Context: one part of a larger RNA
RNA sequence: UUGGGUUUAAAGGGUUCGUAGGCGGUUGAAUAAGUCAGUGGUGAAAGUUUUCGGCUCAACCGGGAAAAAUGCCAUUGAUACUGUUUAACUUGAAUUAGUGUGAAGUAAUUAGAAUAAGUAGUGUAGCGGUGAAAUGCAUAGAUAUUACUUAGAAUACCGAUUGCGAAGGCAGAUUACUAACACUAAAUUGACGCUGAUGGACGAAAGCGUGGGGAGCGAACAGGAUUAGAUACCCUGGUAGUCCACGCCGUAAACGAUGGAUACUAGCUGUUUGGAUUUAGGUUUGAGUGGCUAAGCGAAAGUGAUAAGUAUCCCACCUGGGGAGUACGCACGCAAGUGUGAAACUC
Numbered sequence: 001u002u003g004g005g006u007u008u009a010a011a012g013g014g015u016u017c018g019u020a021g022g023c024g025g026u027u028g029a030a031u032a033a034g035u036c037a038g039u040g041g042u043g044a045a046a047g048u049u050u051u052c053g054g055c056u057c058a059a060c061c062g063g064g065a066a067a068a069a070u071g072c073c074a075u076u077g078a079u080a081c082u083g084u085u086u087a088a089c090u091u092g093a094a095u096u097a098g099u100g101u102g103a104a105g106u107a108a109u110u111a112g113a114a115u116a117a118g119u120a121g122u123g124u125a126g127c128g129g130u131g132a133a134a135u136g137c138a139u140a141g142a143u144a145u146u147a148c149u150u151a152g153a154a155u156a157c158c159g160a161u162u163g164c165g166a167a168g169g170c171a172g173a174u175u176a177c178u179a180a181c182a183c184u185a186a187a188u189u190g191a192c193g194c195u196g197a198u199g200g201a202c203g204a205a206a207g208c209g210u211g212g213g214g215a216g217c218g219a220a221c222a223g224g225a226u227u228a229g230a231u232a233c234c235c236u237g238g239u240a241g242u243c244c245a246c247g248c249c250g251u252a253a254a255c256g257a258u259g260g261a262u263a264c265u266a267g268c269u270g271u272u273u274g275g276a277u278u279u280a281g282g283u284u285u286g287a288g289u290g291g292c293u294a295a296g297c298g299a300a301a302g303u304g305a306u307a308a309g310u311a312u313c314c315c316a317c318c319u320g321g322g323g324a325g326u327a328c329g330c331a332c333g334c335a336a337g338u339g340u341g342a343a344a345c346u347c
Base pairs, nucleotide, nucleotide: 004318005317006316007301008300012315014202015201016200017199021195022194023193025089026088027087028086029085030084031083033082034081035078036077037076038075039074040073041072042071049065050064051063052062053061054060092192093189094188095187096185097184098183099182100181101180104178105177106176107175108174109173110172111155115151116150117149118148119147120146121145122144126137127136163170164169207248208247209246210245211244212243216242217241221237222236223235224234259314260313261312262311263310264309267292268291269290270289271288272287273286274285275284276283277282296303297302320347321346322345329340330339331338332337
């Protein structure tokens, strides 16, 4: 490199937007760039094939002939497909109108339960914790209980193989703003589409910077236990952090371990949300989301219209284990580090 692959064996980029590029619906006309056919030119010699000859033969060398050189150029034609130009079309795509959906996002306001603390009252000797204990708290009055006040964080029940979002993710309530999706109608545009290297944006948790906040929980740390030891598991405390604002970081088993788009291919059964129809039960038609399975596929497990089936288009990635996601260089970052990413050697 070809071929082959990427759920679990190596391998799908964390997600999305989109530039170049690649690919691209139906019909007619023109053109003839790609494509196909004919003809001409060229494609050195040597070599290869064949024939004749020369070294005593042969290797080797010389003369002749033929073939090949899949190419390039010119020219004459063909027009199915691709391209280009042009004229149209509506089924792809989008717009419009109406209806509907949701924990989609941002900001503000607000509610109750719980927890902790403070003050005051009642009240007295324990409380707490464990396998059992102890550290700890408590006569300076704890725990318990009542009232009031303050604070921060999270939202029981509803709640669900539920729903929404590109992914990360999103859950008390209300309001404002913003966006999305589905269905129905067929009014409008008329291929405007798909994918997408580089690039942009978003991106859990932890971590970082500045300023706030700090109830509970709680890395580190301290003490008590356990133990042969116990830098742990258990207990009592407890700092960073967890929360907010702004700015970084850019990674995760970022998982469906399954890239995106389109079309097609037996069924059964739930559920969410639209439409049509029906007095109702129901029936039917879309869009999602689950379960079981036929064929097929698969090494098997399994998958099976939400494909890992049958096909087409585009991107990404893989090529034995270790060395190693390391070294070096470069880029980014405040740092932590991240991205890119070898080789020697070894089995």

Small-subunit ribosomal RNA, central domain from an uncultured bacterium, 347 nucleotides, folded computationally. Its mean pLDDT, the model's own confidence on a scale to 100, is 87. RNAcentral holds the full RNA, with entries from ENA and SILVA.